[in-house]
A computed fold for a 76-nucleotide RNA from Thermogutta sp., annotated as transfer RNA. The prediction has a mean pLDDT of 80. The organism belongs to Thermogutta, within Bacteria. Its Rfam family is "tRNA". Rfam classes the family as a transfer RNA. It was read from a public genome assembly.
RNA sequence: CGGGGCGUGGCGCAGCCUGGAUUAGCGCGCUUGCUUGGGGUGCAAGAGGUCACCGGUUCAAAUCCGGUCGCCCCGA
Numbered sequence: 001c002g003g004g005g006c007g008u009g010g011c012g013c014a015g016c017c018u019g020g021a022u023u024a025g026c027g028c029g030c031u032u033g034c035u036u037g038g039g040g041u042g043c044a045a046g047a048g049g050u051c052a053c054c055g056g057u058u059c060a061a062a063u064c065c066g067g068u069c070g071c072c073c074c075g076a
Base pairs, nucleotide, nucleotide: 001075002074003073004072005071006070007069010028011027012026013025020059030046031045032044033043034042052068053067054066055065056064
């Protein structure tokens, strides 16, 4: 320098190809309550996300388009 993959709650990942209105889910973790003598397990409820960033298209964008940044892989 060129090509490819990834970026979504604290962590690990779906969802993106095929946009859909109101709410972005799953597991683990966290908080509260019940259960227990206490803890763990189990049960119930809850908090937590400006979907990496900027812009564009559209009535509507996590999803489509352009650019930027970061990480990883391959090639030179």